[in-house]
RNA sequence: AAUGAAAAUGGCGAUGGAGUUCGCCAAAACUGCCACCGAUGGCUGAUAACUCCUAUAAGAAA
Numbered sequence: 001a002a003u004g005a006a007a008a009u010g011g012c013g014a015u016g017g018a019g020u021u022c023g024c025c026a027a028a029a030c031u032g033c034c035a036c037c038g039a040u041g042g043c044u045g046a047u048a049a050c051u052c053c054u055a056u057a058a059g060a061a062a
């Protein structure tokens, strides 16, 4: 320095926090979609999935 195996730990899953489950990564995993040569413009969502809280938006009631 390279390769392989085992164990433990950690990190990540387009905008915040928590629990559970699943998947991925070992310096990678990850960093949404559409139009567009580019510049730029437009759209959805706080979940990877489920539940709860917070923020935002719409409607209704008191």
Base pairs, nucleotide, nucleotide: 009026010025011024012023013022016053017052018051019050020049021048032043033042034041035040